RNA sequence: GGUCCGGCGCCACGCGGCGGGAAUGCUGUGAACUGGGUCAGAUCGGGAACGGAGCAGCCCUAAGCGGCAGCCUCGGGCGCCGUGGAUGUCCGGGCCUCC
Numbered sequence: 001g002g003u004c005c006g007g008c009g010c011c012a013c014g015c016g017g018c019g020g021g022a023a024u025g026c027u028g029u030g031a032a033c034u035g036g037g038u039c040a041g042a043u044c045g046g047g048a049a050c051g052g053a054g055c056a057g058c059c060c061u062a063a064g065c066g067g068c069a070g071c072c073u074c075g076g077g078c079g080c081c082g083u084g085g086a087u088g089u090c091c092g093g094g095c096c097u098c099c
Stems, first nucleotide, its partner, number of pairs: 001096007008088001010085005015079002018075004024069006035060004043052003
C1' cells in the first nucleotide's frame, strides 16, 4: 500500500414500546323543567267501591362525559432488539505485497 472480516457511525425495512386520532365492544355516570315506567303524600270525580290526572322519590334509558380492552391509522434525535444495504482522513484483526 492492497484486500478480506469484525466493531462503531449512516440509511432502509421489520419487531417492540410510547404518544395522538377514528370507529367498535364492555363498564361507570348521566334528564329540576321540554324521555319512559312506577307513582307515597296531596288533589279531582263519586254516597261508596273505585277511577282520573299526576309532584317528590325510586327504576330504566337517550344525548353527553369518564374508565378498560382489542383492531385500524398517524407520528417521532424512543430501543445495550433483529435483518439487509451503501459507505468512512474512524478503531481492531487476518492474508498478500513493497521499503